[in-house]
RNA sequence: AGCACAUAUUGGCAAACUUGUCGAAAGACAAGGACGCAAAGCCAUGGGUCUAACGACAUUAUGUCCAAGAUUGCCAGGUUGCCGUU
Numbered sequence: 001a002g003c004a005c006a007u008a009u010u011g012g013c014a015a016a017c018u019u020g021u022c023g024a025a026a027g028a029c030a031a032g033g034a035c036g037c038a039a040a041g042c043c044a045u046g047g048g049u050c051u052a053a054c055g056a057c058a059u060u061a062u063g064u065c066c067a068a069g070a071u072u073g074c075c076a077g078g079u080u081g082c083c084g085u086u
């Protein structure tokens, strides 16, 4: 330095829910709170999923379609990091 990989250690992150704010919504951010996570760090690059404002079509008060919106704690990929028994 690289690969594989148990058990530990120091720690880390923070689901649901509640409150507030932003947003058309999905959802995001902050505080509280812990379901869990060895990358549950980062990136929206590929796929999946969610929403449908605007727009289009049909309709006569609604419906259908549509991401350039969202999701990295859905999967994959890229990239960065902590520990160290063998």
Stems, first nucleotide, its partner, number of pairs: 004086001012037002017032006035073001041079003045076003048071003055065004
Annotation: A computed fold for an 86-nucleotide RNA from Sporomusaceae bacterium UBA7701, annotated as c-di-GMP-I riboswitch aptamer. Rfam family: c-di-GMP-I riboswitch aptamer. About the family: GEMM was predicted in a large-scale screen for bacterial structured RNA regulatory elements. Of the family's consensus pairs, 95% are formed in the model.